The RNA shown here (transfer RNA) has 73 nucleotides and comes from Phylliscum demangeonii. The source organism's lineage runs through Eukaryota, Ascomycota, Lichinomycetes, Phylliscaceae and Phylliscum. The coordinates come from a structure-prediction model, not an experiment, and the mean pLDDT is 82. Rfam family: tRNA. It is annotated as a transfer RNA.
[in-house]
RNA sequence: GCCCCCUUAGCUCAGUGGUUAGAGCGGGAGAUUGCAGAUCUCCAGGUCGCUUGUUCGACUCAGGCAGUGGGCU
Numbered sequence: 001g002c003c004c005c006c007u008u009a010g011c012u013c014a015g016u017g018g019u020u021a022g023a024g025c026g027g028g029a030g031a032u033u034g035c036a037g038a039u040c041u042c043c044a045g046g047u048c049g050c051u052u053g054u055u056c057g058a059c060u061c062a063g064g065c066a067g068u069g070g071g072c073u
Stems, first nucleotide, its partner, number of pairs: 001072004006067002010025004018056001027043005049065005
């Protein structure tokens, strides 16, 4: 330098154009317990990497940029 994958909650990851985006773990509160753990219930937590387009409508499609990982030279 070229090619490919990936970028969504604190972490690991779902989400194949149609309501204002979800799970597990983690965090907080409550129940339970002599205390804790485990269990159960509830809650908080997101500019969906950035940007420009396509579209009636974009996490999803296209272009560019940035970052991570891999391959080739």